Background:
The prediction has a mean pLDDT of 83. A computed fold for a 515-nucleotide part of an RNA from Parcubacteria group bacterium Gr01-1014_20, annotated as small-subunit ribosomal RNA, 5' domain.
Context: one part of a larger RNA
């Protein structure tokens, strides 16, 4: 001089793009972040069509009997016509369960790793849902169990017990080859069904190939300290067996005694790696926010279940602290997701909008779900733009500082005249982000143009050398000031004020780091 995820102090006009918990991986109220499929099932709810049954009430109409001169009452039968209620079918909507698929991705945070964690290089004793070609099949027959209904305990959390039922849930049987195992023979091994009137479609199963993603090995790189010299029993190897997707002491038995080290093992201290970042002519050297790729955590410890994949942030179990609720019996919890709160700290933002975009999840789709994502807020926390007026206007107002008292300077600078008019404000036209959608629709948010209106907006450090910028007064080795030498003790360009003046500018300084 550069430079930062800063932070103060003292000012702050607007726009764009970026960036923003570095500290206590400390504790959390709330709300939201992972769901989807009714074209897998069987229920239940509703709604409309048809459709069965036909209570109450009821014109009319019969008439056991009353009272009777006519006429009128009237138990009780018939009953148009009403429609309560039921029946069963169709089609539509909503969905607690059961089954699929996803939930291991997205998304956070670096607290532990000096290690095959990461880069780099060379490998195979290996596995891969969904996708893609190809082949080939998709045939019978069973028993449950939720949900339901009844009954029951429980304060809640949640349970128990008898019935009864579906599936693409489970089992069993055929079949059977491009599988497996075996030298052969030969023996073993699958499957699920929806939707359409069909056509056809979407699935299932098995088998080979790709892609695509992991798993292991592996030479060679990877902070400090010898005031850390030794270290090591599954230890270091072989042989058999388990165990895995696979290789291996990964684990178990035997056997042998070996392995590793001054090219720094062991054992301490620090630390996530890497693409990159800052500086710098380079070499070097310091850093590792935000974006990318890799790993590794998820209160802190263990554990195994499910599955193609977990030893699983928003699963399960236990154990430990620590909150919370309770009828004291028992029970619930896990923000290092996005917001928000306390607490620490010099210090870091909204409990917003929106699925329209791009992307993920299910779904035949239509959809629906997404605190990923798009996008507003806040903050001068950084980079970049723009502005805070432009032209004319006195031998030069007032004021203010100096003065040799004659002036000098602030100064064309202001007044004052014309102009044009960004930021805003109101109106009114208009375009992408964009496309999806059979169609009808469907814009979170941002902008451009014209018209009228509309002056609202400078500062902070410094001025003896180094180093750009000088007088005055006021203090008197005091008060002070400083980066280095230093400066003040009565004429102080070095302290405080003023007024000039220099530098940079919505920013200037200071403080910490780093080259």
């Nucleotide at each position: 001089g550069g430079a930062u995820g800063a932070a103060c102090g003292c000012u702050g006009g607007c726009g764009g793009c970026g960036u923003g918990g570095a500290u206590a991986a400390g504790g959390c109220a709330u709300g939201c972040a992972a769901g989807u499929c009714g074209u897998g099932c069987g229920g239940a709810a509703c709604u409309a069509a048809u459709u069965u049954u036909g209570a109450a009430g009821a014109a009319g109409u019969u008439g056991c009997g009353a009272u009777u001169a006519c006429a009128u009452c009237a138990a009780g039968g018939c009953g148009a016509c009403g429609g309560a209620u039921u029946u069963a079918u169709u089609a539509g909507u909503u969905u607690a369960g059961c089954g699929g698929c996803g939930a291991a991705c997205g998304a956070g945070u670096u607290a532990g790793u000096a290690a095959c964690a990461c880069c780099c290089u060379a490998g195979u004793a290996c596995g891969u849902a969904c996708c893609c070609c190809a082949a080939a099949g998709u045939c019978g027959a069973g028993a449950a169990u939720a949900g339901c209904u009844c009954a029951u305990c429980g304060a809640a959390a949640g349970g128990u017990g008898a019935g009864g039922u579906a599936a693409u849930a489970c089992u069993c049987g055929a079949u059977g080859g491009u599988c497996u195992c075996g030298c052969a023979a030969g023996a073993g091994u699958a499957a699920a069904c929806c939707c359409g009137c069909a056509a056809g479609g979407g699935g299932c199963u098995u088998u080979g190939g790709g892609a695509u993603c992991g798993g292991c090995u592996u030479a060679g790189g990877u902070c400090c300290g010898a005031u850390c010299a030794g270290c090591u029993a599954g230890u270091u190897g072989g042989u058999g067996a388990g165990g895995u997707a696979a290789u291996g002491g990964c684990u178990c038995a035997c056997c042998a005694a070996g392995g590793c080290u001054a090219u720094g093992a062991c054992c301490g201290g620090u630390a996530g790696g890497a693409g990159g970042g800052g500086u710098g002519a380079g070499a070097g050297c310091c850093c590792g926010a935000u974006c990318u790729c890799c790993a590794a955590c998820g209160a802190c410890g263990a554990g195994a279940c499910u599955g193609a994949g977990a030893c699983a942030c928003g699963g399960c179990u236990c154990g430990u602290a620590c909150u919370c609720c309770u009828a004291c019996g028992g029970g619930a919890g896990g923000c290092a997701g996005c917001a928000g709160u306390c607490g620490a700290g010099a210090a870091u933002a909204u409990u917003c909008c929106a699925c329209a975009a791009u992307g993920g999840g299910c779904g035949a789709a239509a959809g629906c779900c997404u605190g990923a994502u798009g996008g507003a807020g806040c903050g001068a926390c950084g980079c970049c733009g723009c502005g805070u007026g432009c032209a004319g206007g006195a031998a030069g107002a007032a004021g203010g500082c100096c003065u040799c008292c004659g002036g000098g300077u602030c100064g064309u600078a202001a007044a004052c005249u014309g102009c044009g008019g960004u930021a805003g404000u109101a109106a009114g036209g208009u375009a992408a982000c964009a496309a999806u959608g059979c169609a009808a629709a469907u814009g979170a948010g941002u902008g451009c143009c014209u018209u009228a209106c509309g002056g609202a907006a400078a500062g902070a450090g410094g001025u003896g050398g180094g180093u750009a910028a000088c007088u005055a007064c006021g203090u008197g080795c005091c008060a002070g000031c400083a980066c280095c030498a230093g400066c003040g003790g009565u004429a102080a360009u070095a302290c405080g004020u003023a007024g000039a003046c220099c530098u940079c500018a919505a920013g200037c300084g200071u403080u910490a780091u780093c080259c």